A computed fold for a 357-nucleotide RNA from an Actinomycetota bacterium, annotated as Bacterial RNase P class A. Rfam family: Bacterial RNase P class A. By type it is a ribozyme. The sequence was found by an Rfam model in a public genome assembly. The coordinates come from a structure-prediction model, not an experiment, and the mean pLDDT is 77.
RNA sequence: AGAGUCGUCUGGAUCAUCGCGUUGUAGCAAUGCACCGAGGAAAGUCCGGACUCCGAAGAGCGAAGUGGUGGGUAACGCCCACCCGGAGAAAUCCGCGGGACAGUGCCACAGAAAAUUACCGCCAGUAGCAAUACUGGUAAGGGUGAAACGGCGGUGUAAGAGACCACCGCAUCUACAGUGAUGUAGAUGGCAAGGUAAACCCCACUUGGAGCAAGACCAGAUUGUUGGCGUUUGAGAGCUGCUCGCUCGAGUCAACGGGUAGGUUGCUUGAGCACGUGAGCAAUUGCGUGCCUAGAUGGAUGAUGAUCACAACGCGCAAGCGUCGUACAGGAUCCGGCUUAUAGGGCGACUCUUCUA
Numbered sequence: 001a002g003a004g005u006c007g008u009c010u011g012g013a014u015c016a017u018c019g020c021g022u023u024g025u026a027g028c029a030a031u032g033c034a035c036c037g038a039g040g041a042a043a044g045u046c047c048g049g050a051c052u053c054c055g056a057a058g059a060g061c062g063a064a065g066u067g068g069u070g071g072g073u074a075a076c077g078c079c080c081a082c083c084c085g086g087a088g089a090a091a092u093c094c095g096c097g098g099g100a101c102a103g104u105g106c107c108a109c110a111g112a113a114a115a116u117u118a119c120c121g122c123c124a125g126u127a128g129c130a131a132u133a134c135u136g137g138u139a140a141g142g143g144u145g146a147a148a149c150g151g152c153g154g155u156g157u158a159a160g161a162g163a164c165c166a167c168c169g170c171a172u173c174u175a176c177a178g179u180g181a182u183g184u185a186g187a188u189g190g191c192a193a194g195g196u197a198a199a200c201c202c203c204a205c206u207u208g209g210a211g212c213a214a215g216a217c218c219a220g221a222u223u224g225u226u227g228g229c230g231u232u233u234g235a236g237a238g239c240u241g242c243u244c245g246c247u248c249g250a251g252u253c254a255a256c257g258g259g260u261a262g263g264u265u266g267c268u269u270g271a272g273c274a275c276g277u278g279a280g281c282a283a284u285u286g287c288g289u290g291c292c293u294a295g296a297u298g299g300a301u302g303a304u305g306a307u308c309a310c311a312a313c314g315c316g317c318a319a320g321c322g323u324c325g326u327a328c329a330g331g332a333u334c335c336g337g338c339u340u341a342u343a344g345g346g347c348g349a350c351u352c353u354u355c356u357a
Stems, first nucleotide, its partner, number of pairs: 001353010012308007020037002023034004039328001043339002046337005051211004058244004063207005068082005083097001084095004098202002103200002105196003119142002121138007150168002153165003169191001170189008215265004224256006236248003272291008309326002312323004
């Protein structure tokens, strides 16, 4: 200097005038003054909770979710570290990562054959002048295919073949290291088992439901009618579905019709934020100090001007000058994640190549 990989920050600011919202304060009121006033994703609604209600509460079936090991967290399908497998020259990235000997299913076409097969070929024998035909052996070579009954090098054979041998692989056992997944080493055994579970399934672990339009309170208004079942021989109720058990229980369930739909609250002090310090590889967490930052409800933060910042382009030796522009995008109970969108600018670490000292 170039190419690449990973992480992180910012994504406009200040002043003035007018305008908008909450709170506080002064005022009879009009209004004045002061503080504060959208995000890193507020988006998606994909997960997990806090909180509220269903009176308390058990068992089984069903259903749903997760899936290497160990930690973190209120919890999670999230985050951190490690292991195994794969890709890459490397930094690094990817993984629906338990089980195919519990069972069921599927592997099209091609091919001889898709789980015990022989098309071509090779070898031997017989017949034949020969071409060739038949019989037997073979699964190393070739072909088909995503995949063909361990791989490679030898011995051996008529030709071959784990038939035999060494190494690798596989299975079992032992030792060591590690919390563990697992790794390393050794011994024994010729061992023959296809793939697929983001197919059904099996195994392990986890799981009540509904949701701030939850719920609570105040005010106010109206008009009930019919029918079913029942009052201890128990109607009905107990909020995913079913069954059992348990509990409450005197009125309940259904249909038709009518009234009200206004106000207050929930509503923002939090598993909160910033700085310092300790522990930990890290995620995270202990302690100390400081701070209070929307709370609307036909639903608020906008407009104008000036200056500055940043980027691009042009001029200029430079200082500088001019022009033009600045992404994705707006709360509604709150929080922790994940996913998606994002103009421009900045910082850090690492890998490889080349050059110079």